[in-house]
């Protein structure tokens, strides 16, 4: 890099370098940014997927507490937010709400 499960409106920043853009990607629209983007070290936090402990169960699988030592992630705003499709409401223009695909992102497992 592929497929497949499962989450994805919760949470959680200091400091050093550095210097000018940033929010995946095309549009569009909001937003962050010289009170310092993006990056990249260090420190520390979030969090609980994997992992560990314990319970339930005959086992396993599932399910439920805990822990945070190791593997990852992650620390503006929901994955900012639309964007396709179907549903319901409206003042019939439109807009507002829901569900869904579709693409993203981590995880864990394949190949």
């Nucleotide at each position: 890099a592929u497929c497949u499960u499962a989450u994805c409106c919760a949470g959680a920043a200091a400091g050093a370098c550095u210097g000018a853009g940033g929010g995946a990607a095309u549009u569009g629209a909001c937003c962050c940014u010289a009170u310092g983007a993006a990056g990249u070290c260090u420190u520390g936090a979030c969090a609980a997927c994997c992992u560990c402990c314990c319970g339930c169960c005959a086992c396993a699988a599932g399910c439920g507490g805990g822990g945070a030592a190791g593997g990852u992630g992650c620390c503006a705003a929901a994955u900012u937010c639309a964007a396709c499709a179907c549903c319901g409401a409206u003042u019939u223009a439109u807009u507002c709400g829901g569900u869904g695909a579709u693409a993203g992102a981590u995880a864990a497992g394949u190949u």
Predicted 3D model of a 111-nucleotide RNA (SAM riboswitch aptamer (S box leader)) from a Bacteroidota bacterium.
Its mean pLDDT, the model's own confidence on a scale to 100, is 82.